Notes
Transfer RNA from Winogradskyella sp., 74 nucleotides, folded computationally. It matches the Rfam family "tRNA". Rfam classes the family as a transfer RNA. The source organism's lineage runs through Bacteria, Pseudomonadati, Flavobacteriia, Flavobacteriales and Winogradskyella. The sequence was found in a public genome assembly.

């Protein structure tokens, strides 16, 4: 240095133009001698910018970060 592919709560994964969901974590209550289970209710996210649309996690461009492959070099 070039191609590509990946970025969504603390984890893990869905939603491929049209209400951001599910598990899991955490808090708090219920339940129970007391743990655990289980049961309810809450908390917490679309990597930045900019554009396209009536509408953007999605689609386009830049850039960031991370991985694959190539060259090169040991």
């Nucleotide at each position: 240095u070039a191609a590509c592919c990946u970025g969504u709560g603390g984890u893990g994964u869905a939603a491929u133009g049209g209400c951001a969901g599910c598990a899991u974590u955490c808090a708090a209550g219920a339940c129970u001698u007391u743990g655990a289970a289980u049961c309810u209710u809450g908390a917490g996210g679309u990597a930045a910018u900019g554009g396209u649309u009536c509408a953007a996690a999605u689609c386009c461009a830049u850039u960031c970060a991370g991985g694959u492959u190539a060259u090169c070099c040991a």